Source information: A computed fold for a 480-nucleotide part of an RNA from an uncultured bacterium, annotated as small-subunit ribosomal RNA, 3' major domain.

Context: one part of a larger RNA
This record gives sequence, structure tokens and C1' cells, in this order.
RNA sequence: UGACGGGGACCCGCACAAGCGGUGGAGCAUGUGGUUUAAUUCGACGCAACGCGAGGAACCUUACCAGCGUUUGACAUCUUAGGAAUGAGCACCCGAUAUUUCAGUGUCCCUUCGGGGAAACCUAAAGACGGGUGCUGCAUGGUUGUCGUCAGCUCGUGCCGUGAGGUGUCGGCUUAAGUGCCAUAACGAGCGCAACCCUUUUCUACGUUUGCCAUCGGGUAAUGCCGGGAACUCCGUGGAUACUGCCGCCGCAAGGCGGAGGAAGGUGGGGAUGACGUCAAAUCAGCACGGCCCUUACGUCCGGGGCUACACACGUCUUACAAUGGUCGGAGCAGCAGGAAGCUACCUGGCGACAGGAUGCUGAUCCCCAAACCCGGCCUCAGUUCGGACUGGAGUCUGCAACCCGACUCCACGAAGCCGGAUUCGCUAGUAAUCGCGCAUCAGCCAUGGCGCGGUGAAUACGUUCCCGGGCCUUGCACA
Repeated sequence: UGACGGGGACCCGCACAAGCGGUGGAGCAUGUGGUUUAAUUCGACGCAACGCGAGGAACCUUACCAGCGUUUGACAUCUUAGGAAUGAGCACCCGAUAUUUCAGUGUCCCUUCGGGGAAACCUAAAGACGGGUGCUGCAUGGUUGUCGUCAGCUCGUGCCGUGAGGUGUCGGCUUAAGUGCCAUAACGAGCGCAACCCUUUUCUACGUUUGCCAUCGGGUAAUGCCGGGAACUCCGUGGAUACUGCCGCCGCAAGGCGGAGGAAGGUGGGGAUGACGUCAAAUCAGCACGGCCCUUACGUCCGGGGCUACACACGUCUUACAAUGGUCGGAGCAGCAGGAAGCUACCUGGCGACAGGAUGCUGAUCCCCAAACCCGGCCUCAGUUCGGACUGGAGUCUGCAACCCGACUCCACGAAGCCGGAUUCGCUAGUAAUCGCGCAUCAGCCAUGGCGCGGUGAAUACGUUCCCGGGCCUUGCACA
């Protein structure tokens, strides 16, 4: 000087408390450990690994396994020789493939019209090479997690100290903040904080193939449907608005408390943004790269299998155990997005998944578009009209192909489960809880995941003694 203390003072955070809903019990999904296996590819391991890399494992992916092949190679550049590229057929092989035959002279340049050369591509031979998801994240770059959006981390000059170092950065008040004010051997400055950026909330100007009977007219069974209009809504662009600016009280000031006006009030809400550093944190399998290793194999090709195994254990979800519910019928209301090998109105067939027609849309124009909620009927506390696992049968769709190993539909079957021990997690407002919808990946999908969107919409916070984490000052010194 740090670090540490079951030392002290002050302060903060869903840290506790006050509440609401979960976890731990059940079934299922998914990840992991373990075990098994020819292989169950690899990585990630307290917080900060475990619905994580993976925003799509039937083949492919794929890195793993047992086989069948291949060796200048699946891929790049160069040298030599030959050939247009390319397309089609036949035979053999379980298959990937291999062999062979036929058709086939294109493009550019020069030309004495005989031909020569070049580019691209193919074949053969050889060698430079090429290849490696092989090892080392403790050789590295880059990127990322975490403390933590915590308020800190430093520098120049000066001053103090023999020196390590200190001061500044401490003290008082204040703040979300090393935010600011006062004081001051310090005076300034930098990286952080804040602001500048995006979005949301209010107003306004302009623009418009959405919106409107607001206003005028026409028309329909009905609908902005039509003429027309630019008022409103919306979309887009540019501005305005909030600054403790005003008032009162407290205060030296910074600021605090209350009020007015206002769509919004003291950072209005949300996002992006992550200082110096810590963890030899993670990643050589995204990529790059040093070193080491393999080179008829640790490279590469193919069909098949595996990554989906299953006495078990754990994490994260999902569905429930019901009446604030289940089921049937009726009537309504979103937003973010997406759509051409696509989204599909409408019609027909089918109980249905879906199929066959057909129409609009390269889309503010067409399509995809809710559920909870509301109204009415039934169920009446039961392992049930709760719950839906599992299993049998019959189908639909995607795809070369659903046996291992897809999703969905219908009929039948109806298991555990009657609110869950110790424990433990999230959340302070349009939040929690609850309800559905969209998107990426994608032929299809094991999505109950992830990322977004809107609908309905709470309770509670006395307080900081305690638990956890953090900041600042101070004290002690087992430690560096």
C1' cells in the first nucleotide's frame, strides 16, 4: 500500500422485511452427471456449467462407430502431355461407384487458310504442395462472461516523506452518481457518471393510393362501396415541450420538501452504451495464429448405425391436481411481424389432420390474423364431464426415405396426481400473475425452448436489527 476481521461509523441494492406467484412431491419435455455401448462426437462445471455453444441431429448436418473404397487427393496455385466444354445410353456391383460406347469442334487472338497460340473445363503422370473439428485457451489475437451500469480508476506539475508511498481522491452538506457546493498544499486534467443516440408519452407544420359520413351527394341486403373532401385517426419527415424554469418553506451554497400550471415533474418510462482492472475465467470446435503431431492417414468419399441407449441422481421448463373450474353453443375486441418453389380469401369433399378447384397479393391495397373476457345451457365435489401420460387401431402431410428416429388428426384406452418435507427462486406498476399471437432457424419437426408483441391486470414496502452482495472512511495486523 492492499487484502482480511463472527472490529467500528455512514450509505445503497427485490439483500432482508411486507406481499403475490412459483421450485422441491406427480406425469411429460429438455439439458447434465453417471452407467451402458462398436460409437453413445466435442466443449461448458459455484455464483458467472446444466431448454448452454445448438436461431431446427431421420439422410445431410456429423466432428463419433463398424464396414466398403481412395491416395497430388473432396479443395487452392504451379509445371508436363493429351483432349472442346458438355450431354445421353448400355452392362457389372447389395451400395457409394467404376468401366466402356456414342454424339459433340463452341469462345478470344494471329494467319501464307495448311495451321499456330490463349482462356475456361476434363483426363493422365509426377512433385512442389494440399488437408487435419488432431494437441496445447497455461504460448496467443479477436470475441465473451463476471464483479457491475457498481462509482470508481488514474495522470501532469507542485508539496510532504530517506524510501515504499502519500496528498489531490480527505472533511462537512448533498446526489442515482468522485453528482454538485463549501472548506482545503494543492492546482488542473484524463478514462468512467451525466448529456449527445434509439424508442415510448403530448402538441404542431408538411406529405401521402391507410383513415373519415366529420361535411355534401349517389348507391346497396350490407360494407368508404363510389364521386368527392382534407377535419380527425394513422404512417413518415422536420420542429416544439421539462429547465427545480415559477411560487412558498428550510439551507451560506449545492440542494431538499410542498404547490401551481402541464400530456408529462424533478434522471417521465424503456433500450443501447460496461472505466482501470479481477477470475492464468470461457473459447485453438466460429474465425485467425506460434509451437508440436498425422501424411496409402489423425486426410478424404460413401451407404448404414450412433449423437434419441437407461437400475439411477440433479438443473430448467411445461401440464395438472379443478367449480375464480371443465365442457357445449352464441356474440365480439389487438399488436409486433411474415408472405412468390410463398401467404391464400371463397367453393366443394372429409368428423378431422387435409385434399381438389379457384381468386387476390411481388403487398399500409390481398392473405395470415387471437385467447382469456361476455351471454346462455349442462356438470355439483366425485380420482369426477378434473387430469391427460401410456397403449391399440385407422389415417393426413413433408420428404429419395419417417424401422431405429418426424409432426399432426380421428376412434378407443384412460395412469400418476386431491397443492407438495427441509429448502429455495422471481417480481416494486402497466410490474407480478394470467391469456393468446408473431418471428428466426426450417422440406418437415420432436418448440413445452429462444426472441418479440399486444389483451386482462393486482398486492405490498413499518423499516434497515438480522442474511447476501457492494461503496466510502476509520481501526487491528495471522497474510501478500
The RNAcentral record of the full RNA draws on ENA and SILVA.
Its Rfam family is "Bacterial small subunit ribosomal RNA".